[in-house]
Molecule: c-di-GMP-I riboswitch aptamer
Organism: Syntrophomonadaceae bacterium
RNA sequence: ACGCCUAGUGAGCAACCCUUUUGAAAGAAAGGGGGGCGCAAAGCCAUGGAUCUAUAGCCCGUUAAGGGUAUGAUCGCCAGGCUGCUGAC
Numbered sequence: 001a002c003g004c005c006u007a008g009u010g011a012g013c014a015a016c017c018c019u020u021u022u023g024a025a026a027g028a029a030a031g032g033g034g035g036g037c038g039c040a041a042a043g044c045c046a047u048g049g050a051u052c053u054a055u056a057g058c059c060c061g062u063u064a065a066g067g068g069u070a071u072g073a074u075c076g077c078c079a080g081g082c083u084g085c086u087g088a089c
Base pairs, nucleotide, nucleotide: 003089005087008086012039013038016035017034018033019032020031021030022029037076043082044081045080047079048078049077050074051073052072057069058068059067060066
């Protein structure tokens, strides 16, 4: 330097719980603090599928009640794309 991800170290992230703020909502949304299930891509991109939500907008409806719809959200649901730390061997 390359290969690999079967051990470990350092650094990193943080399911869930408590607390607090934001959000119309989604606690299966986001941010801060404490603990820490787990993770080598649990880093990034909503491109395809899947799931959650329905304020505003749009559609249906009788100017109503009500219903539908992502443009909202999840990359720690799956696939795809881009990038990538230490290091035994």